[in-house]
c-di-GMP-I riboswitch aptamer from a Betaproteobacteria bacterium, 88 nucleotides, folded computationally. The organism belongs to Betaproteobacteria, within Bacteria. It matches the Rfam family "c-di-GMP-I riboswitch aptamer". Rfam links the family to the GO term cyclic-di-GMP binding. It was read from a public genome assembly, where an Rfam model found it. The coordinates come from a structure-prediction model, not an experiment, and the mean pLDDT is 81.
């Protein structure tokens, strides 16, 4: 350096729920605490796909429909970057 692996050792993260404060139209997000579904990259990154949202805009006779923008999900996949330990 490359490949493989997991919990052997040392550790890490934190779904959901509860308390509490805030941001956002919303999806959802942020900060602190408790618990622990799970994860070998559940570390970072929207490049591709997928899903969710719709203030505004469009279509429309009309709009609780549809489309789209702005956004969101990195714990929905793929890609890119970085990384602990062990073995080869």
């Nucleotide at each position: 350096a490359u490949c493989u692996g997991u919990a052997a050792a040392g550790g890490g993260c934190a779904a959901g729920c509860c308390c509490c404060a805030g941001c956002g139209u919303a999806a959802g997000c942020u900060a602190g605490g408790g618990u622990a579904c799970g994860c070998a990259a559940a570390a970072c990154u929207u490049c591709c796909g997928a899903u969710c949202u719709g203030a505004g805009g469009g279509c429309u006779a009309g709009g609780u429909u549809c489309c789209u923008u702005u956004g969101a999900u990195a714990g929905c996949g793929g890609g890119g970057u970085u990384g602990c330990c062990a073995g080869a």